[in-house]
């Protein structure tokens, strides 16, 4: 000087001007609910997001306890919980700082391993190697020994068929026909070859007729014993020689889980709906007309008086309307209020733990919208791209642009997306001293 | 703001306990027709939504995203 890993943070700043949304306070109208100026104070994230986990809180259900169904899965530990989180063990990449792992159990049991391959799970023998047997040939010291062959247009059985005799589906011949099975002399072997992703422990000796954990030495795996750790595990040490993968298949073992979800869930209450309940109208008096013999009677119509209750802002007078008015339960539409901002809070210190984290002090109050507020401009300055100019690789001027994205009942995670940019801590190579 | 569904060919949709992706319609060629329709026959057409993981092996199993679409006052 290059390359890289890991961890934290931070995502513009200051001023000014106008503009939003919550809250407090003053003034001023209004009974009141508000309303209209002013002034102070607070206003998004590291991810507010995805809704993928866990909680709080609500409301329904519930003696216990079991089944079923779901989830979590190396060991310890933290936490209100978790599938987060720390520390550490095995495993596996990287030279290396360092990353990543749904990492219990395959000798509890079912299932599965497609093609290929002679054999894929109480495996298996295709080619092959070896040894006895027959049967040529060759040599021969006649005891034998060496070399070849004993699977190719083979035979046997049994299925379906196709032609042909025959009246026929009886019955019979044919077919160098087609499938499929068994034989072609006995026996040993699995070391090589070949097939797969995987081939019944690897290597290497020795050992055999050829061969094999047959024996041996190391490594893996298992089992028992000692020894350390809380514990996953880890080291020695003796044993027989070995018992495949898949549980993000079904399954077994721990351990955990009751359902929904703030549009949960609660209050208030126009209009209405259901029952009650007070006053009032009718009732009452004149006239008129029509049925009627009738002045009895029935219908109608109009005046009168009396009128509950509305209105004229309240109230008294006073005036107008006027037949239905108001009043209590109730259900809960429109709509509004809670829930909803003090909470597993947030800054600082300090103490105990490797840490994650917990435990003491002290100080702080820090969004709360309901069509949805936190933005626009302007100067300066600071950071990164990228253009244009100056003797333009570092310099100076100018011009241009600034990543995800955004509350909506809290809160601990975990993912995902994100322009840039600081700051610790560390490896590897390469040059110089 | 909660809560659950689905993506496979040009459309519409199978693919069940993992083992070379198909079925209908469309479009292409070819028969038959004097010619089109109808039928027959044929061959093509798929990085099973995307990216990573178990596993020998993934459309399927499992994680985390994109999209699209349904309840719930």
């Nucleotide at each position: 000087g290059g390359a890289g890993c890991c961890g934290g943070c931070c995502g513009g700043g200051c001023g000014g001007c106008c503009g939003c949304g919550g809250u407090c306070c003053c003034g001023g109208g209004g009974c009141a609910a508000c309303c209209c100026g002013g002034g102070g104070u607070c206003g998004a994230g590291g991810a507010a997001a995805g809704u993928c986990c866990g909680g709080c809180c609500u409301c329904c259900g519930c003696a216990g306890g079991g089944c079923a169904g779901g989830g979590u899965g190396c060991u310890g530990g933290c936490u209100a919980a978790c599938g987060g989180c720390c520390a550490g063990u095995c495993g596996g990449g990287g030279u290396g700082a360092c990353c990543c792992g749904c990492a219990g159990g395959a000798a509890a049991g079912u299932g599965c391993c497609a093609c290929a391959g002679a054999g894929a799970g109480c495996a298996g023998a295709c080619c092959g190697c070896c040894g006895c047997c027959u049967c040529g040939c060759c040599g021969c010291u006649c005891g034998c020994g060496g070399c070849g062959a004993g699977c190719g247009u083979g035979g046997c059985g049994c299925c379906a068929g196709g032609c042909c005799c025959g009246a026929g589906c009886a019955g019979g011949g044919c077919c160098c026909g087609g499938g499929c099975g068994c034989c072609c002399g006995c026996g040993g072997c699995a070391a090589g070859g070949g097939u797969g992703a995987a081939a019944c422990g690897g290597u290497g000796c020795g050992g055999u007729a050829a061969g094999a954990g047959c024996g041996c030495a190391c490594c893996a795996g298992c089992g028992g014993c000692c020894g350390g750790g809380u514990g996953a595990c880890c080291g020695g040490c003796c044993g027989g020689c070995u018992u495949g993968g898949c549980a993000a298949a079904c399954c077994c073992c721990a351990c955990c889980c009751g359902g929904a979800g703030c549009a949960a869930g609660g209050c208030c209450a126009a209009g209405u709906u259901g029952g009650g309940g007070a006053c009032g109208u009718a009732c009452c008096g004149g006239c008129c007309c029509g049925c009627g013999a009738g002045g009895a009677g029935c219908g109608g119509g109009c005046c009168g008086u009396g009128g509950a209750g509305a209105c004229c802002g309240g109230c008294c007078c006073g005036g107008u309307c006027g037949a239905g008015u108001c009043c209590c339960c109730u259900g809960g539409u429109g709509g509004g209020c809670c829930g909803c901002a003090c909470g597993a809070g947030a800054c600082c210190g300090g103490c105990g733990g490797c840490a994650a984290c917990g435990c003491c002090g002290g100080u702080c109050c820090c969004a709360g919208a309901u069509g949805g507020a936190u933005g626009g401009c302007c100067g300066c300055c600071u950071c990164c791209c990228c253009c244009c100019g100056g003797a333009c690789g570092c310099c100076c001027g100018g011009g241009g642009g600034g990543a995800c994205a955004g509350a909506a009942g809290c809160c601990g995670g975990c993912u995902u997306a994100c322009a840039g940019g600081c700051c610790g801590g560390c490896u590897c190579c390469c040059c110089c001293u | 703001g909660g809560g659950c569904c689905g993506u496979u060919a040009g459309c519409u949709c199978a693919g069940c306990u993992g083992g070379u992706a198909g079925a209908g319609c469309a479009g292409g060629g070819g028969a038959c027709u004097c010619u089109u329709a109808a039928u027959c026959c044929c061959a093509a057409g798929g990085u099973c939504g995307a990216a990573g993981g178990u596993u020998c092996g993934a459309g399927u199993c499992c994680u985390u995203c994109a999209c699209g679409g349904c309840c719930c006052a």